[in-house]
RNA sequence: GCCCUGGUAGCUCAAUUAGGUAGAGCGCCCGCUUCGUAAGCGGGGGGUUGAGGGUUCAAAUCCCUCCCAGGGCU
Numbered sequence: 001g002c003c004c005u006g007g008u009a010g011c012u013c014a015a016u017u018a019g020g021u022a023g024a025g026c027g028c029c030c031g032c033u034u035c036g037u038a039a040g041c042g043g044g045g046g047g048u049u050g051a052g053g054g055u056u057c058a059a060a061u062c063c064c065u066c067c068c069a070g071g072g073c074u
Base pairs, nucleotide, nucleotide: 001073002072003071004070005069006068007067010026011025012024013023020057028044029043030042031041032040050066051065052064053063054062
C1' cells in the first nucleotide's frame, strides 16, 4: 500500500435474506418479600447506532470519505 470482518446502553450482544416505533441479558436505581442479608418477584432510568456527507416520505441498515480495533496479502 491492497483486501476482509467488526464499531449499537456501563459490559456482552441482537435488530435477518427484505430500509418502516432502537431491543435483550448482566449491571445500576426503586419497591415487594425477610428479624436482617443474599436469592426470587415487580417496576424504572440509561443510546442522536465510531465521525461527516449523500440517496429516500423514511437510514443502525443502502452509497461515498475518514477514524478506531482485529485478521490476511505483498
Predicted 3D model of a 74-nucleotide RNA (transfer RNA) from a Candidatus Aenigmatarchaeota archaeon. Its mean pLDDT, the model's own confidence on a scale to 100, is 80.